[in-house]
């Protein structure tokens, strides 16, 4: 230093194919039930400025450009 991915909630994640309607989902987490308590189980609840700044549309999680962070391979 070149090239390719890859970044969405505390964690793993989907939406990307073809730009379109309110960004969903398991885990964990809180309230309550239900138990002597507590697991488990059942009902409900919060939490996401989609790494970051611009930029292209009527309209960006999604093209497109820098930056940052992470991988893999080249030198």
């Nucleotide at each position: 230093g070149c090239g390719c991915c890859c970044g969405u909630a505390g964690c793993u994640u989907a939406a990307u194919u073809u730009g379109g309607a309110u960004a969903g989902a398991g885990c964990a987490c809180c309230u309550g039930a239900c138990u002597a308590c507590g697991a488990a189980u059942c009902a409900g609840g919060a939490g996401g400025u989609u790494g970051u700044u611009g930029g292209u549309u009527c309209g960006a999680g999604u093209c497109c450009a820098g930056c940052c962070g992470g991988g893999c391979g080249c030198g």
Predicted 3D model of a 75-nucleotide RNA (transfer RNA) from a Deltaproteobacteria bacterium. Lineage of the source: Bacteria > Pseudomonadati > Myxococcota > Myxococcia. Its Rfam family is "tRNA". Rfam's curators write: Transfer RNA (tRNA) molecules are approximately 80 nucleotides in length.